[in-house]
Molecule: c-di-GMP-I riboswitch aptamer
Organism: Planctomycetota bacterium
């Protein structure tokens, strides 16, 4: 300083649902809320779901679903 682990502190991020707007949807963004998260920060790379045309697939959504890649505050056992 670094890696592993997650106490403590300082923070953060925001599901349902509701209100307005975009989409043919799945969904997205903002606003309110806060169920929860030690990356619930980013990334459509595998997969799994989900939708839209179609049966030949193909186009798109979800990263808060699982994997993985990248970055990142703190510093107790």
């Nucleotide at each position: 300083u670094c890696c592993u682990c997650g106490a403590a502190a300082a923070g953060g991020c925001a599901a349902a649902a509701c209100c307005g707007c975009c989409g043919u949807g799945a969904g997205g963004c903002g606003g309110c809320g806060a169920c929860g998260c030690a990356a619930a920060g980013c990334c459509a790379u595998g997969g799994g779901c989900c939708u839209g045309a179609g049966u030949g697939u193909c186009a798109g959504g979800u990263c808060g679903c699982c994997a993985g890649g990248c970055u990142g505050c703190c510093g107790a056992a």